The prediction has a mean pLDDT of 83. Transfer RNA from Caulobacter segnis, 72 nucleotides, folded computationally. The sequence was found in a public genome assembly. Its Rfam family is "tRNA".
[in-house]
């Protein structure tokens, strides 16, 4: 230098243009002497930056950046 592919909660990840979601972990209640488990409810996200198309983008489009893998 080319090409690909991935970037979404604190971690691991869904999410085929129409309210952003699980699991795990955090908090808080209930349970138990207490801890753990479990069981209910909480909080938590400018969907890497910027543009652009669209009535509406996390999703399409350009374009910057990180990280991986090819290839010269």
């Nucleotide at each position: 230098g080319g090409g690909c592919g991935g970037c979404u909660a604190g971690c691991u990840c869904a999410g085929c243009g129409g309210u952003a979601g699980a699991g795990c972990g955090u908090c808080u209640c209930g349970u138990u002497u207490a801890c753990a488990c479990c069981g209910a409810g909480a909080g938590g996200g400018u969907c890497g930056g910027g543009g652009g198309u669209u009535c509406g983008a996390u999703c399409c489009c350009c374009u910057c950046g990180c990280c991986g893998c090819c290839c010269a």